RNAcentral holds the sequence, with entries from Rfam. A computed fold for a 115-nucleotide RNA from Longispora fulva, annotated as SAM riboswitch aptamer (S box leader). The organism belongs to Longispora, within Bacteria.

RNA sequence: ACCUCAUCCAGAGGAGCCGAGGGAACGGCCCGUUGACGCUCCGGCAACCGCCACACGUGUGGGUUAGGUGCCAAAUCCGGCCCGGAUCGAAGAUCGAUUCCGGGAAAGAUGGGAA
Numbered sequence: 001a002c003c004u005c006a007u008c009c010a011g012a013g014g015a016g017c018c019g020a021g022g023g024a025a026c027g028g029c030c031c032g033u034u035g036a037c038g039c040u041c042c043g044g045c046a047a048c049c050g051c052c053a054c055a056c057g058u059g060u061g062g063g064u065u066a067g068g069u070g071c072c073a074a075a076u077c078c079g080g081c082c083c084g085g086a087u088c089g090a091a092g093a094u095c096g097a098u099u100c101c102g103g104g105a106a107a108g109a110u111g112g113g114a115a
Stems, first nucleotide, its partner, number of pairs: 003113006013042005021031003026079003043072003048068002050064003054061003076107001081104006087097004
């Protein structure tokens, strides 16, 4: 790498360096020379692992942040694929379109496990 499980509408930015792209790919829409993205330092958020104590229904609830990660524009920025509802058009069985709403999947990210 692959596999598996959980979570993803909350939260949290300053300085220095660099200099043209960046937001995973595509479409959209944004961010960006008033310096984005990235790197470094410091700061912060959160609580997956960890740690603490208790309860029982033994993996769930509570607390904590010194440790291992993670994260600090926009819901994973939004969408695609499927289902349902609404709207519109044609037609009267239904079909199609786009937009909106809800649910699910896929993909992705992070962590735990397994290997």

Of the family's consensus pairs, 97% are formed in the model.